[in-house]
């Protein structure tokens, strides 16, 4: 350099073009003598960046950046 996969809360992973879901973690309450476990509730992501298409984009198209694999 060519080709392909990926980039979404602190972490991991979802999401037929139509209000971004879940787990872990975190916070509060409950449970306990205390802690852990269990239970209930809550906060937390304008989805890598910039354009384009569309009534509407995490999703489709273009360019760039980062990362993984592969070929030379």
């Nucleotide at each position: 350099g060519g080709c392909g996969g990926g980039g979404u809360g602190g972490c991991c992973u979802a999401a037929u073009g139509g209000u971004a879901a879940g787990g872990c973690g975190c916070u509060a309450c409950u449970u306990u003598c205390c802690g852990g476990u269990g239970g209930u509730a809550g906060a937390g992501a304008u989805u890598c960046a910039g354009g384009g298409u569309u009534c509407g984009a995490g999703u489709c198209c273009c360019u760039g950046c980062c990362u993984c694999g592969u070929c030379g």